[in-house]
Context: one part of a larger RNA
RNA sequence: CCCGCAGCUAGACGAAAAGACCCUAGGAGCUUUACUGUAGUUUGGUAUUGACUUUAAUUGUCAAUUGCGUAGCGUAGUGGGGAGACGUUGAAAGUUGCCUUUCGGGGCAGCUGGAGUCGCCAAUGAAACACCCAUCUAUUGAUGGUUAAAGUCUAACCUUGGUGGCAAAAACACUUUGGGACAGUGCUUGACGGGCAGUUUUUGUGGGGCGCAAUCCUCCUAAAAAGUAACGGAGGAAUCUAUCAAGGUUGGCUAUCCCGAGAUGGAAAUUCGGGAGAUAGUGUAAAGGCAAAAGCCAGCUUUAUAGCAAGGGAGGCAUCCCGCGCUAUUGCGAAAGCAGAGCUUAGUGACCCGAUGCGUCAUUGUAGAAGGCGCAAAGACACUGGACAAAAGUUACCCUAGGGAUAACAGGCUAGUGGAGCCCGAAAGUCCAUAUCGACGGCUCCGCUCGGCACCUCGAUGUCGGCUCAUCCUAUCCUGGCGCUGGAGAAGGUGCCAAGGGUUUGGCUGUUCGCCAAUUAAAAGGAUACGCGAGCUGGGUUCAGACCGUUGUGAAACAGGUCGGUCUCUAUCUGCUGUGGG
Repeated sequence: CCCGCAGCUAGACGAAAAGACCCUAGGAGCUUUACUGUAGUUUGGUAUUGACUUUAAUUGUCAAUUGCGUAGCGUAGUGGGGAGACGUUGAAAGUUGCCUUUCGGGGCAGCUGGAGUCGCCAAUGAAACACCCAUCUAUUGAUGGUUAAAGUCUAACCUUGGUGGCAAAAACACUUUGGGACAGUGCUUGACGGGCAGUUUUUGUGGGGCGCAAUCCUCCUAAAAAGUAACGGAGGAAUCUAUCAAGGUUGGCUAUCCCGAGAUGGAAAUUCGGGAGAUAGUGUAAAGGCAAAAGCCAGCUUUAUAGCAAGGGAGGCAUCCCGCGCUAUUGCGAAAGCAGAGCUUAGUGACCCGAUGCGUCAUUGUAGAAGGCGCAAAGACACUGGACAAAAGUUACCCUAGGGAUAACAGGCUAGUGGAGCCCGAAAGUCCAUAUCGACGGCUCCGCUCGGCACCUCGAUGUCGGCUCAUCCUAUCCUGGCGCUGGAGAAGGUGCCAAGGGUUUGGCUGUUCGCCAAUUAAAAGGAUACGCGAGCUGGGUUCAGACCGUUGUGAAACAGGUCGGUCUCUAUCUGCUGUGGG
């Protein structure tokens, strides 16, 4: 060196299972004060559904009663007729009871009583309850209708028992009991209704969630045309203005600050002089503008008007913006002229639906109504080019398609954080920066911590700690050799060289770590997929069960706690150990 045999499992990102975690898309289970339905329950109406009585309300008829401004003997409803009417068939008056009332009176009935009472006349818009007729308001009674409530009945309807029916039942018939126009049932109507069903529950995002944002305007980023991204840096808008306008026009005016002077008067009121020159003001953010103005004041006003529009700007489309000029009608101005809102750029919403107003519109017999058509116009989609008229959650019981396009482990890059060193040397060190310590700063290194990025891996790279077995590094804890010392010696401090060897045992905890106890020469720090699960364990974390606390209406949730919970692989190759042969 070649070929075996027996072994061990460090590697072949070993085998197995299109990752269960995470995200994206889809689905399903479950929940609820998500949305929309619906079974079911219930309310009213009506049909099946009939009789009688009472009460109440309302209405028709009849009878009786009722009616108060002021003046006036007085409680005069209205209109007409009318000169007499009532009374021994019991008037006035008195008394008892009832009704009514504007509290003054009015009406009815009984008893006593025994002959009168009232009108016509004066006052009043209208004259007598003297008398008769009609009628209105209100009240009482009788009677009829309707409605409602209550009660009674029996014949619909329901029901108990018996008999027949039959092999036995059921239907059905007869009889009987109890209910009874209720119940039950049909149609219709309102309510309740996760009992059940179908669905929805946006996107962006240096993983996702939580947060924030989503449309429009101004500036910077933006690289001197325009345009230009980020969860880049700053701010605004969802309007305001019509009695005296913040619009139009005509005429006029000039702020703001500083200096000096001047009664009250002061840092600032008003006045004068000078200087700077737009720093002022512009309804409102910012930018760009603006001086006989775009700022400020006054007069008159409504062009903040109707129908059009040459030609341009921006834009993928849709939309948006500017506008010469013509016609009609106005305002201001002596006129030329100016005026279709505002110094400009934000102040917003397509299509459909749909109140309201208007009209020389059309219409299938005519006149209307409803609807249509045309013009004007309120109502909102803010996830703001607006998916529907209409919508929230949860899954650790979960499933599927995918993703290393995207997170958790490990690796990689980086080095803010972390660790180490160097420079400067304020201060400390009695004095003295540098024995020792070293602020404020500066420059490097390492790749151990926490991070950032998301580059291999999601058709799988098993995750903490322990056990076993280790290999390496040195920024050396011990042992070895040296320098300085604020080193007398001893014991130390601090540096330099050095990795050969070593670096403990227990208690608590799943712990690494840490604390404690006892030792030791010392009980150093790291790397190796935070070494090592095809070597072991499985206490922790991280499935399905369950309990507690907390949160949630709930399903459920919780780097909160607690008990429980399947660790597969016969070694092909590389590697290593032992052994045999050539």
A computed fold for a 582-nucleotide part of an RNA from Parcubacteria group bacterium ADurb.Bin305, annotated as large-subunit ribosomal RNA, domain V. The RNAcentral record of the full RNA draws on SILVA. The coordinates come from a structure-prediction model, not an experiment, and the mean pLDDT is 81. Lineage of the source: Bacteria > Bacteria candidate phyla. Its Rfam family is "Bacterial large subunit ribosomal RNA".